Record summary:
Model confidence (mean pLDDT): 84 of 100. A computed fold for a 72-nucleotide RNA from a Methanobacteriota archaeon, annotated as transfer RNA.
Order: sequence, then C1' cells, then structure tokens
RNA sequence: GGGCCCUUAGCUCAACGGUAGAGCGCUGCCCUCGCACGGCAGAGGCUGGGGGUUCAAGUCCCCCAGGGUCCA
Repeated sequence: GGGCCCUUAGCUCAACGGUAGAGCGCUGCCCUCGCACGGCAGAGGCUGGGGGUUCAAGUCCCCCAGGGUCCA
C1' cells in the first nucleotide's frame, strides 16, 4: 500500500427495508431468621462518525475512524 471481516445496552451477541431484542450484569419487590438459589417487575440504546437512496435504513450505497485477519 491492497483485499476481506467486525463496530448495536455495562459485557457477550441477535435483529426478511417496516415499533431495536436476548443472556449475563444492575435496581426494586416476593421468598428466607439472614445470605445464596429461585420467582415477578423495571431502568438502561440518538445501532462508531458523516453523507446518499427510499414513504420508511441497524439493514442497501459512498466517505471517514477504530479493531481483527490475509497478501505485498
């Protein structure tokens, strides 16, 4: 220098172009003498940044940034 892949909740990851979810973690309640386990409820995202296409974009296209990998 070039190719490919990844970037979404605190962490690990989902999501045929049509209201962004799960597990763990966190908070409250129940349970217990108390703790743990278990049960119920809840908070938490401007989907890495900027443009474009579309009635509508996490998803398609372009640029940029960061990370991984391969080639030189």